């Protein structure tokens, strides 16, 4: 930084999509470690349980425990005893007093207003930022000043009584205080009334002073202090006010009664309608009030080049909330999350009377959800509350646990290692690839396991560590414990095989998949990232696709229908002032964190610390004065006024005019008129149309008339009068910036339409009839009503268009025209110049191109309207307007990947120009009707093998199906089987003859049977390897072929033009059969085609003459080139000549055309052939051949017998024969050319009616053989289903062949069908052609050949011409087609 996608291709417009980054994420697959962070985005849903706010005995009275003193019970070692007892240490009950100890329910103090959670509400002074409070408060803390004297009365606790299930009370009595209450003292305090000074923008503040009045206190403990009261000040925290900023909707335009203000009062810490009484009627709003929707705000975070856009989770600041709603109390502070009261919902307890509760604190539970953790440890650190302190409390906090949720770091080994192993995949079978990858060798130990040591975090004099035996260090062990995910058609890095066969599936966009899928699935390989990888969602980017930076608006979306004008925005020259904007300096602030830079700390990084920079902002202040602004003065060029002049369908009202249509009356006049492509409806003998005269009425104004004029647009057209608007020229007297634009508003606004009343000739929606048509609710015709006209009032829209908003200035020219003026030369008149309008051409420039180009779509400035993909849709809803019709404003759901603009090349057009072709026309002969032949469809069949199917299949592949062919069917066999090669083995065969089974193939039997130099050769057979397939795909192919079309076209190089596709050349004029040539020319040349070169044919010449020929000479026959001979002629063969518009006349620049021209055998390409450009039809052929892939392998191969390809209700194509007299039949008689011939052609002779047969000459061919018919002559038939026609059938034969039943040809006899010239329609042919006549050949044993390919004989008619049909060429035009008109596409129905 871009890319894909609209098209056949191109440029543009324009949307959609992708590549990037990010996340409090979720889902799928996978998962080794550590560090640092983060973790209910949904139900502000409901919550079991535990904990989260207490502390002070140094405020107080008690109580309990302890201790001390005193007394000292029970018991009692021991001593003694008269045995009755006595003494007695000890023991310590109990009592009393005291107390320097501990605990504490209660009174009291401080704290529960912090800390922690959440984002429901809130569009607000809530937040941010900057000011202000001369209108305020502030516990604890700091500083200063002053003080603390002396009294009093209670209430808890406690005791007693008592209610209640409980919660919780009630009554009586006692008592202390730093609890409560008076009194004293007192101010620099407060209040009131004055004085003085000073300051402030104002109310007023401050200082000082006089007088009067009022108000304080508490002790504790020890002697160190800590408290208490008043005042002043500070700090901190809070409260209030203001400027600016803070989402969307106008389909929310008006809102507001305490509302806005005032006076007074109350209230508050304080100002204030904060509250109240009275008074006034204000206040807010297009600079968006009110209403509705959404939302906590910010520092920041993500993204971005930036400007911006999005966002507000964690951390920090502020706000709001604490089950929902309301309320106050206490207090320095709350209208109070773990306080109170009331109400609601819900949950729980209950003895039913009544009570208790509030996790949006930390854990945790249910629920919701795609989704979010432990009912953990500790107060060791940091911080907080209380306390003098020790200390206590602290789910704040510090840690640990769970989760790849994120960021960062590390690892899963390193080096060597080619027989390039095995395996996998693939292959053209050679190989390639996986791949130094592995194995293997050597090494290391991060991580891991075990063991040993072991912190900092703890500042202080000491003690104190949850984390934690953690981090870290050392040692031992062993490559050991550790790789996946996605993609691989293009975008986008990465390719093959198999499977599948528009199925299954993929897909972010374009799009893949219908039998060879790099796009589906799998595998191998490859690419990417990596403890992650993909997917989904959201945001920014790319998107300059909302454009401030940085877009547009003639045709792509987009200029308002036009004007006037309000607010607003913008605004000419000179000069002075001010300093709001602007610029510069300084100051304050812009919290910290974050970002950036530098340095530093954890091994590094993430992370963290320190310093700096930055925070682009706001405010204050000082200065500058060019520009903008404000203001003063002045100017005339912008604008306007006056004067003067002409032009004009400008507007409005009145009067007038002629032509024409129609109607009425009268006359003339007679059968039609009218209308159309053609007709009909209609009118007319009751007299139309036509024509003459007179009259009526309405509407519109021919010619002039003009890319002429006027108007803002819509629009305006006979003449004239009145009134009236605007523009323009001239002049330079006046004003002195008075200007431009213009959201809303207001006016005007074609046609149609609406309302009321007139009018109504013509025209004419609707309607009626007639035609057309498949239909024709249309186009055409005949009628005809609204309407069109007038007056008044609505409507307010048009392709209201120059599809181009208005204004100003600037920027080459040329040429018309309208209005006015100036100058010069002047006779008419002409020339030059200036201003204003209206056209055309054109440079620069612009533009995607088309085009625009002083009348800009150029260069600039100002203002307004409008656009942001197509469809849905200018639709719905709402609102406004309207009598209605409807107009204005104006969405969304859903859906598509395009929709478009301009230009290019083709194709196409019932567009145009030019031209050609048996294309039509003019002719001749056919087809379509009949019978038969043949091919095809269909049907049938065991099979009727397959292919060809508009032209371009159908007598086509097939130039020859009885078997074979043969591919099809039935049946019987074979599985290396047909051929060949190689290797190996057996054998002496193979072959020949013969017999049996059999339909044959095949199987079986018998007889016979090698060579040798002994190495072997040869041959059969067997085995193995290579096979075979007319099975599929002509849409995988080669080759070949058809067709457009023997049409004149198709291209290239260089140059030039175009942003490009592309154009030019190849177009234009003339000409040609021709892109044939000439001229012209930004083209110059060239190639493939055309033509020519090749072959045949037409004339002549030369040479050569055998098998051909015979003129002259000679011989000779019945006749005959028969013979000698000859090359003259014909002919044959070879080689040449000839024709080139060369000559002449005319036309033309030339090319060339033209002439009944000359000459010539031939004349303008002489005739014919071969020859087929780039390409089109996925045209035909896998069955001629070849070939990729797929399929079959005792069969889809192969052999054999038989059958079929020959079927037959029917339909079509191509032919043959006919329908007859231009003929048939009979007889006579003449003339070709191309060709073919040795298991062949066959003379000649004989036989047969004949097909043919029997003999047999010649010929391997200019020698022999095959050989004409029509024509011509004579006769006959006489118009009929015939002496036409020959199908069909019966009989008898011939020939080929192994074999003519299915299923051959031919012959003879007999039979004698349809058919009397063929509907619609259709085919061929332009001269030796059509028509007609026969002959030959290929294939071939024979032949279904009437086919095909050739050959000659006889031998016409017609072409005015290019309007039309078909096909083609070229130029041009239109196009929404490009699979290209057999296109595209619209509506209805399913």
């Nucleotide at each position: 930084a871009g890319a894909g996608u609209u098209u056949g291709a191109u440029c543009c417009u324009g949307g959609c999509u992708c590549a990037g980054g990010a996340c409090g994420a979720a889902c799928g697959c996978u998962g080794g470690c550590g560090g640092c962070g983060u973790g209910c985005u949904u139900a502000a849903c409901a919550c079991a349980u535990g904990c989260a706010a207490g502390u002070c005995g140094a405020a107080c009275g008690g109580a309990g425990c302890g201790c001390c003193u005193a007394u000292g019970a029970a018991g009692g070692a021991g001593a003694u005893u008269u045995c009755g007892g006595u003494c007695a240490a000890c023991g310590g009950a109990a009592u009393a007093g005291g107390u320097u100890g501990c605990u504490u329910a209660g009174u009291g103090g401080c704290g529960g207003a912090c800390g922690g959670g959440u984002g429901a509400g809130u569009a607000a002074c809530g937040c941010g930022u900057g000011a202000g409070g001369a209108a305020c408060c502030u516990g604890c803390c700091u500083u200063u000043c002053a003080g603390a004297g002396g009294g009093g009365g209670a209430c808890a606790a406690c005791a007693g009584u008592u209610g209640g299930a409980a919660a919780c009370g009630a009554c009586u009595g006692c008592u202390a205080a730093u609890a409560c209450c008076g009194c004293a003292u007192a101010a620099c305090a407060c209040a009131u009334a004055g004085g003085u000074g000073u300051c402030g923008c104002a109310u007023g503040g401050c200082a000082u002073u006089u007088a009067u009045g009022u108000c304080a206190a508490a002790g504790a403990u020890u002697u160190a202090u800590c408290g208490c009261u008043g005042a002043a000040a500070g700090a901190u925290g809070g409260c209030c006010u203001c400027g600016c900023g803070u989402c969307u909707g106008a389909u929310u335009a008006g809102c507001u009664a305490g509302u806005u203000g005032g006076u007074g009062a109350g209230g508050u810490a304080a100002c204030g309608g904060c509250u109240c009484a009275c008074c006034a009627a204000g206040g807010c709003g297009a600079c968006g009030a009110u209403c509705a929707g959404u939302a906590g705000c910010c520092g920041g975070a993500c993204u971005g080049a930036g400007a911006g856009g999005u966002u507000g989770g964690c951390c920090g600041g502020c706000c709001a909330c604490a089950u929902u709603g309301g309320g106050a109390c206490u207090g320095a502070g709350a209208u109070a999350c773990g306080g109170c009261c009331c109400a609601g919902a819900c949950u729980c307890c209950u003895a039913c009377g009544g009570g208790a509760g509030g996790c949006a604190g930390c854990a945790g539970u249910g629920g919701g959800g795609a989704a979010u953790a432990u009912u953990g440890g500790g107060c060791a650190a940091u911080g907080g509350g209380c306390g003098c302190a020790a200390g206590c409390c602290u789910g704040a906090c510090c840690c640990a646990g769970c989760a790849a949720c994120g960021c960062c770091g590390c690892g899963u080994g390193a080096a060597g290692g080619a027989a390039g192993a095995a395996g996998g995949c693939u292959u053209u079978c050679g190989g390639g690839u996986u791949g130094u990858a592995a194995a293997c060798u050597u090494c290391u130990u991060u991580u891991g396991a075990c063991a040993g040591g072991g912190a900092a975090g703890a500042g202080u004099a000491g003690a104190a560590g949850a984390c934690g035996g953690u981090a870290c260090c050392u040692g031992u062990c062993g490559a050991a414990u550790a790789a996946g995910c996605c993609a691989c058609g293009g975008c986008u890095a990465a390719c093959u095989a198999c499977g599948u066969g528009c199925c299954a599936g993929c897909a972010g966009c374009c799009g893949c998949g219908g039998u060879a899928a790099u796009a589906c699935g799998u595998a191998g390989g490859u690419g990417g990232c990596a403890a992650g990888c993909g997917u989904u969602g959201u945001c920014c980017g790319g998107a300059u696709u909302u454009a401030c930076u940085g877009g547009g608006u003639g045709u792509a979306a987009a200029g308002g229908g036009c004007g006037u004008g309000u607010a607003g925005c913008c605004g000419g020259g000179u000069u002075g002032a001010c300093a709001a904007g602007u610029c510069a300096g300084a100051u304050g602030u812009g919290a910290a964190a974050u970002c950036c830079u530098g340095c530093g700390g954890c091994u590094u990084a993430a992370c963290c610390g320190c310093a700096g920079a930055a925070c682009u902002g706001c405010a204050u202040u000082u200065g500058a004065a060019a520009c903008u602004g404000u203001u003063g003065a002045u100017c005339u060029u912008g604008a306007g006024u006056a004067c003067u002049g002409g032009a004009g369908a400008g507007g409005c009202a009145g009067a007038c005019g002629g032509a024409a249509u129609u109607c009425c009356u009268a006359g003339u006049g007679u059968a039609g008129c009218g209308g159309u492509g053609a007709a009909a409806u209609g009118c007319g003998u009751a007299g139309a149309u036509a024509u003459u005269a007179g009259g009526a009425g309405g509407a519109a104004c021919a010619c002039c008339a003009g890319u002429g004029g006027c108007g803002a647009a819509g629009g305006c057209g006979g003449c004239u009068u009145a009134c009236u608007g605007g523009a323009c020229g001239g002049c330079a007297a006046c004003u002195g910036a008075c200007g431009c634009u213009g959201a809303g508003g207001c006016u005007c606004g074609a046609a149609a339409g609406c309302g009321u009343g007139g009018g109504g000739a013509g025209c004419a929606a609707a309607c009626a009839g007639g035609a057309u048509u498949a239909g024709a609710u249309a186009c055409c015709c005949u009628g005809g009503u609204a309407g069109u006209c007038c007056a008044c009032g609505c409507c307010g829209u048009a392709a209201a268009c120059g599809a181009u908003g208005a204004a100003u200035g600037c920027u080459a020219g040329g040429u018309g025209u309208c209005g006015g003026g100036c100058g010069c030369c002047a006779g008419g008149g002409g020339c030059g110049c200036c201003c204003g309008g209206u056209g055309c051409c054109g440079c620069a420039g612009c533009a995607a191109a088309c085009g625009c180009a002083g009348u800009a779509a150029g260069c600039a400035u100002u203002c307004c309207g409008c656009c942001u993909g197509g469809g849905g849709a200018g639709u719905a809803c709402g609102u406004u307007c309207g009598c209605a019709a409807g107009a204005a404003u104006g969405a969304a759901a859903c859906u598509c990947a395009a929709a478009g603009g301009a230009a290019u090349u083709g194709a196409c057009g019932g567009g145009g120009g030019c031209c050609c072709g048996c294309a039509c026309a003019a002719g001749c002969g056919g087809a379509g009707g009949a019978a038969c032949a043949u091919g095809u469809g269909g049907u049938u069949u065991a099979a009727u093998u397959c292919g060809a199917u508009g032209a371009u299949a159908c007598g086509c592949g097939a130039g020859g199906a009885a078997c074979c062919u043969u591919a099809c069917c039935c049946g019987g066999g074979c599985u290396c089987a047909a051929a060949c090669g190689c290797a190996g083995g057996c054998u002496g065969a193979c072959g020949g003859g013969u017999c049996c089974c059999g339909a044959a193939a095949g199987g079986g039997g018998c007889c016979u049977u090698u060579c040798u130099u002994c190495g072997g050769a040869c041959a059969u057979u067997c085995u193995g390897c290579g096979a075979g397939g007319u099975g599929c795909u002509g849409c995988a192919u080669g080759g070949u072929u058809g067709u457009c079309g023997u049409c004149a076209g198709c291209u290239c190089g260089u140059g030039c033009c175009g942003u490009g596709a592309g154009g030019u050349g190849u177009c234009g004029g003339c000409u040609u059969a021709a892109g044939u040539g000439c001229c012209a020319u930004a083209a110059c040349g060239a190639g493939c085609g055309c033509a020519a070169c090749c072959c045949c044919u037409a004339u002549c010449c030369a040479c050569a003459g055998u098998u051909g020929c015979c003129a002259g000479c000679a011989g000779g026959u019945a006749a005959a080139g028969c013979u000698g001979g000859g090359g003259a002629c014909u002919c044959u063969g070879u080689g040449g000549a000839g024709a080139c518009u060369g000559c002449c006349g005319g036309c033309g620049c030339a090319a060339g055309c033209u002439g009944c021209g000359a000459g010539g055998a031939a004349g303008g390409c002489g005739g014919g052939g071969a020859u087929g450009a780039c390409g089109u039809c996925a045209a035909a052929u896998c069955a001629g051949c070849a070939c990729g892939g797929c399929c079959c392998u005792u069969a889809c191969g192969u052999c054999c017998g038989g059958g079929g390809c020959g079927a037959c209700a029917c339909a079509c194509g191509u032919g043959u024969u006919a329908c007859a007299a231009u003929g048939g039949c009979a007889g006579g008689u003449a003339c070709a050319g191309c060709g073919g011939g040795a298991u062949g052609c066959c003379a000649c002779g004989g036989g047969g009616c004949g097909a043919c047969c029997c003999g047999g000459c010649g010929c391997u061919g200019a020698a022999c053989c095959c050989g004409a018919a029509a024509a011509c002559c004579u006769g006959u038939c006489u118009c009929a289903g015939u002496u036409c026609g020959g199908a069909u059938u019966g009989g008898a034969g011939u020939c080929u062949g192994c074999a003519a039943c299915c299923c051959g040809a031919c012959u003879c006899c007999a039979u004698g069908a349809a058919g009397c010239u063929g509907g619609a329609u259709u085919c061929g042919c332009u001269a030796g052609u059509a028509a007609u006549c026969g002959c030959g050949c290929a294939u071939c044993a024979g032949c279904c050949a009437c086919g095909g390919c050739g050959c000659g004989g006889u031998g016409a008619a017609u072409a005015c011409g290019u309007u039309c049909c078909c096909g083609g060429g070229u130029c041009u035009u239109g196009c929404a087609c490009a699979c290209a008109c057999c296109g595209c596409c619209c509506g209805u129905c399913a």